Two RNAs folded together computationally: RNase P RNA and transfer RNA, 413 nucleotides in total. Rfam match: Bacterial RNase P class A. Rfam links the family to the GO terms ribonuclease P activity, dimeric ribonuclease P complex and tRNA processing.
RNA sequence: GCAGCUCGGCAGAUGGCCGCUGGUAGCUAAGGCUACGAGAGGAAAGUCCGGGCAGCGUAGGACAGGGCGGUCGCUAACGGCGACCGGGCGAGAGCCUAGGGAAAGUGCCACAGAAACGAAACCGCCGACUUGUCGGUAAGGGUGAAACGAGCAGUGUAAGAGACUGCAGCGACAUACGGUGACGUAUGGAGGAGGUAAACCCCGCCUGCUGCAAGGAGAGUUUGCAUAUAAGGACGGUCCGUCCGCAGACUCGAUAACCGCUUGAUGUGUCCGGCAACGGGCGUACUAGAUAGAUGGCCAUCCACGACAGAACCCGGCUUACCGCUGGGCUGCACAU
RNA sequence: GCCGACGUAGCUCAGUGGCCAGAGCGGCUGUUUUGUAAACAGCGGGUCGUGGGUUCAACUCCCUCCGUCGGCUCCA
Numbered sequence: 001g002c003a004g005c006u007c008g009g010c011a012g013a014u015g016g017c018c019g020c021u022g023g024u025a026g027c028u029a030a031g032g033c034u035a036c037g038a039g040a041g042g043a044a045a046g047u048c049c050g051g052g053c054a055g056c057g058u059a060g061g062a063c064a065g066g067g068c069g070g071u072c073g074c075u076a077a078c079g080g081c082g083a084c085c086g087g088g089c090g091a092g093a094g095c096c097u098a099g100g101g102a103a104a105g106u107g108c109c110a111c112a113g114a115a116a117c118g119a120a121a122c123c124g125c126c127g128a129c130u131u132g133u134c135g136g137u138a139a140g141g142g143u144g145a146a147a148c149g150a151g152c153a154g155u156g157u158a159a160g161a162g163a164c165u166g167c168a169g170c171g172a173c174a175u176a177c178g179g180u181g182a183c184g185u186a187u188g189g190a191g192g193a194g195g196u197a198a199a200c201c202c203c204g205c206c207u208g209c210u211g212c213a214a215g216g217a218g219a220g221u222u223u224g225c226a227u228a229u230a231a232g233g234a235c236g237g238u239c240c241g242u243c244c245g246c247a248g249a250c251u252c253g254a255u256a257a258c259c260g261c262u263u264g265a266u267g268u269g270u271c272c273g274g275c276a277a278c279g280g281g282c283g284u285a286c287u288a289g290a291u292a293g294a295u296g297g298c299c300a301u302c303c304a305c306g307a308c309a310g311a312a313c314c315c316g317g318c319u320u321a322c323c324g325c326u327g328g329g330c331u332g333c334a335c336a337u
Numbered sequence: 338g339c340c341g342a343c344g345u346a347g348c349u350c351a352g353u354g355g356c357c358a359g360a361g362c363g364g365c366u367g368u369u370u371u372g373u374a375a376a377c378a379g380c381g382g383g384u385c386g387u388g389g390g391u392u393c394a395a396c397u398c399c400c401u402c403c404g405u406c407g408g409c410u411c412c413a
Base pairs, nucleotide, nucleotide: 001333002332003331004330005329006328007327008326009325010324012302013301014300015299016298017297018296020039021038023036024035025034026033027032041308045319046318048317049316050315051314052313053211054210055209056208060240061239062238063237065207066206067205068204069203070084071083072082073081074080085099086097087096088095089094100202101201105200106199107196108195109194117149122141123140124137125136126135127134128133129132151167152166153165154164155163170192173188174187175186176185177184178183215259216258218252219251220250221249222248223247224246225245232244233243234242235241266285267284268283269282270281271280272279273278303306338409339408340407341406342405343404344403347362348361349360350359355393364380365379366378367377368376386402388400389399390398
């Protein structure tokens, strides 16, 4: 220099004028006015997961249902993240991985093919004789995504075959060593062998339902039914369990007002622990809160000429969209020193 | 804002993981008729919303996006 890999950062800037929504202070009888200061994002999006919070019945146990699935850790929690292990891809930096169990059981494996997991035998090979039948075989051919499932060589045989022997290979088991662990390496004897669990299922773990349009307020009178170790009723899909008289009408109160509504697992600087995710200490900052829904418009200057896109209870992730600019680390090739 | 359902031919809908992805209506061509309709015969028309994954094999199973539709405004 070229070609790549990976981890981040930014998302027009400055000034002026006019508007809009909150906050604080002042003024005003009130409506309101004035001043100061603040006012979208990395995804605010999709609502795909997880939590906080709120109500339902003290939200407790079991079953059903649902979800997750290498190991260790992080976390409030997770299907997220980090590191590592196994497998796959790449020359490499590196990337991808729903990755428990098919050595419990059941199901399925279309078409083709003799046969799709029970065993059998189409062509072939071998033997026998009645020459087209019977018997043996599973090495070879053919079909198929997959062929009975441990490959090669030898022995053996009528022909053959883990039938036997030697060497090599997979998985499970046992032992030893290393590792917290997944797992790795070595040795051993036995002799386990199709695929599919994003099919049923088994194993382990998690899980109550509803979502801020959650919820925050009820009090009194009266009518009907029921009449107590019970019956009946309420309560998540069911049971245990828990609770209780049940259902209706009328009156008053409060009404589209206020609270929930933004100070929080918060941001940021630094130090410490950790490979990292992350955690802890100290300092510092307050940074939208509407309810028909504000965050906009115009002008001037500059540049790299500005993409995707707009909060609605909050937070941690994931996924998707995105003109471009930029920083760190690393790999390969070529050249120079 | 929250929750739920559904995307298959022009329209309305079927479709055990496999057998050429189908039915009705509609469209086109032909026969019939003086002509039209009806009837009869035939034909064409599909990215199974998109992109991935599991599997030998996906409309079907799983995941992600896109689109359409529906429900819920605190309260007694």